[in-house]
This record gives sequence, structure tokens and C1' cells, in this order.
RNA sequence: UCGCGCGGAUCGCCUAAUCCUCACGGAGCCGGGGACCCACUUACCCCGGGGUGAAUCGGCCUCAGGGCCGUAGGAGACCGCCCUCUCCGAACCCGUCAGCUAACCCGGUCGGCGAAGGGACGGAAAGG
Repeated sequence: UCGCGCGGAUCGCCUAAUCCUCACGGAGCCGGGGACCCACUUACCCCGGGGUGAAUCGGCCUCAGGGCCGUAGGAGACCGCCCUCUCCGAACCCGUCAGCUAACCCGGUCGGCGAAGGGACGGAAAGG
């Protein structure tokens, strides 16, 4: 000097997942159900249907499992826009049932991480 690992503090990233309280429980944020009107056009069977989420769709290979290449879409230390770079593009739930939806009703507030890029313009906040 470089790399790897462990621990602490601080700072930050994805996510609704933060704050207050001794606790119970609140505030904020997030999600679902639920009228008229409007929309849909039947019921049943069949191969149902629906929800959270950015995570949808396509092609090739494999007996299958699965693998590869793209892609709608999404993320990257205040915010917006443009260019560019890097990455994600999953998983789970309801149980034959749900369009929108005022009143109203019900629930969640976990978990996982560490270069969290570069340039330009504009707008804010805090501090001095």
C1' cells in the first nucleotide's frame, strides 16, 4: 500500500415499513373490502377468478427440473429534467369470491443491505 474477515459508531440504500409511549396503545405512511351513477355483458361447466409488488411479456435450449438472451417496468446519499453508467426485472397471498365506489369496515408498519455512479441546468432546505 492492497485484499479479505470480525466488532462498534456514524452516514446512507431498497421497502409503506418511520416517530411517540414503561407498556397498552397512538400519530404518520401503506394496502384491501365496500353504494347510487358509470362501466362490464349473462349463468353454469371447463382450462375459474382476484390481490400485494417495479417484477410483465417474448424467443432459444432441456424429457423435465431448469438454463441462456432480450423486454414492459423499476432502483442508485434533497427534489425535478436531460445524457450516460451500474444493477433489479423476484417472491408470496386469497380460495370459487371481490369493476369503480361516498359513508362505513378490515389489516400492515417487516425484512435485507454498503460505494449508495458521472456530467449539466434549475429549484429548495439546513447551517454559517
About this RNA: Predicted 3D model of a 128-nucleotide RNA (c-di-AMP riboswitch aptamer (ydaO/yuaA leader)) from Streptacidiphilus fuscans. The coordinates come from a structure-prediction model, not an experiment, and the mean pLDDT is 77. The RNAcentral record of the sequence draws on Rfam. Lineage of the source: Bacteria > Actinomycetota > Kitasatosporales > Streptomycetaceae > Streptacidiphilus.